[in-house]
RNA sequence: AGCCGGUCGGAUGGCCGCUGAUCGACCUUGGUCGGUGAGAGGAAAGUCCGGGCUUCAUAGGACAGGAUGGUCGGUAACGCCGACCGAUCGUGAGAUCAGGGCAAGUGCAGCAGAAAGCAAACCGCCUCGCUCAUGGCUGAGCCCCCGUCAAAAGGCUGCCAUGGGUGCGGUAAGGGUGAAACGGUGAGGUAAGAGCUCACCAGCAGGCGUGGUGACACGGCUGGCUAGGUAAACCCCAUCCGAAGCAAAACCGAACAGAGGGAAUGGAUUGGUCCGAUCCGCUUGACCCUCGGGUAGGUUGCUAGAGACGUCGGGCAACCGGCGUCGUAGAUAAAUGGCCAUUGCCGUGCGCAUGGAAACAUGCGCACGCGUACAGAACCCGGCUUACAGGCCGACU
Numbered sequence: 001a002g003c004c005g006g007u008c009g010g011a012u013g014g015c016c017g018c019u020g021a022u023c024g025a026c027c028u029u030g031g032u033c034g035g036u037g038a039g040a041g042g043a044a045a046g047u048c049c050g051g052g053c054u055u056c057a058u059a060g061g062a063c064a065g066g067a068u069g070g071u072c073g074g075u076a077a078c079g080c081c082g083a084c085c086g087a088u089c090g091u092g093a094g095a096u097c098a099g100g101g102c103a104a105g106u107g108c109a110g111c112a113g114a115a116a117g118c119a120a121a122c123c124g125c126c127u128c129g130c131u132c133a134u135g136g137c138u139g140a141g142c143c144c145c146c147g148u149c150a151a152a153a154g155g156c157u158g159c160c161a162u163g164g165g166u167g168c169g170g171u172a173a174g175g176g177u178g179a180a181a182c183g184g185u186g187a188g189g190u191a192a193g194a195g196c197u198c199a200c201c202a203g204c205a206g207g208c209g210u211g212g213u214g215a216c217a218c219g220g221c222u223g224g225c226u227a228g229g230u231a232a233a234c235c236c237c238a239u240c241c242g243a244a245g246c247a248a249a250a251c252c253g254a255a256c257a258g259a260g261g262g263a264a265u266g267g268a269u270u271g272g273u274c275c276g277a278u279c280c281g282c283u284u285g286a287c288c289c290u291c292g293g294g295u296a297g298g299u300u301g302c303u304a305g306a307g308a309c310g311u312c313g314g315g316c317a318a319c320c321g322g323c324g325u326c327g328u329a330g331a332u333a334a335a336u337g338g339c340c341a342u343u344g345c346c347g348u349g350c351g352c353a354u355g356g357a358a359a360c361a362u363g364c365g366c367a368c369g370c371g372u373a374c375a376g377a378a379c380c381c382g383g384c385u386u387a388c389a390g391g392c393c394g395a396c397u
Base pairs, nucleotide, nucleotide: 001397002396004394005393006392007391008390010343011342012341013340014339015338016337018039019038021036022035023034024033025032026031027030041374045385046384048383049382050381051380052379053245054244055243056242060275061274062273063272065241066240067239068238069237070084071083072082073081074080085099086097087096088095089094100236101235105234106233107230108229122175123174124171125170126169128167129166130165131164132163133162134161135160136159137158141156142155143154183201184200185199186198187197188196202226203225204223205222206221208219209218210217211216249300250299251298252297258291259290260289261288262287266280267279268278269277307326308325309324310323311322312321313320314319344372345371346369347368348367349366350365351364352363353362354361355360
């Protein structure tokens, strides 16, 4: 300097005030006074997950829908936690991961480029055909030359080489475009090329051995097979999932008012659809819809828990088990506060001492400061996420 984890987050005293519990006295039926004790969090926040608990309820199945996604453990359970595997980043300690499947199917990807998923030819390379030019060879034949005969040189014809143009075909090695172009390097081969063939390497597929519970890792063998990206795209696979919620609900007390419409191969039953089950009803109307009225009371639920702390044992750890100790808010428009004094921490300035070349650091003293974080239970737990001035402790690089 960095990275990871844990913890505190004000304290003491005095005066006044608030709420519950408990004891006592008084008063009379819920009040007053006094004593003793207790009284907001690491996140109480977000309402994002999982439960306990309550009701539907006497219960079920399927589909749709939703959630999760490496492996193995932990847990009441989880989308959480632990360890490990893999990938990416970092010098490293470490951090992050929406981490099953793209050769099951269907989609999507601007511009550039011939072409962006089974194709494709812009430039280029090559064989063959046609044509032009140059050079060389040719001389059977023809032209030219020649008074005659003949010859040389030249031309036509034919062949070869080189170069240009053009057409059919072959090619995907070279060049270009692009983030990415249908494995890479080298050699052989070919008209020119190509895994066309071979050697080595990478990937993929199959199979074997070793280690591991496993994900997986390492090492060999066979195969010329070479199949881009994207699934918080649709989709496929595996696993899981009743609903509503303390304004749930239970008890006591009190009050009230109905009107209209629909309705029988009917209706209701706590997400949707179907099957099934149960109950009610079938014109003496079950049930559904619209409008309207009454109950804004009290008690319980409401705090002893999958609890906290200490210690011992097991386990790498998360966590589990044994023993011991403790009793730590329960409000209901919402209590736990206000003032004063001293002090802790932080910041700034000054002085002294120590270290140092200095900057500065550490300690002590004094002064100043409108500095001292985030923030407030409401049935209760286990998590995750977010906010947080400042201080302390530990491990590692």
Molecule: Bacterial RNase P class A
Organism: marine eukaryotic metagenome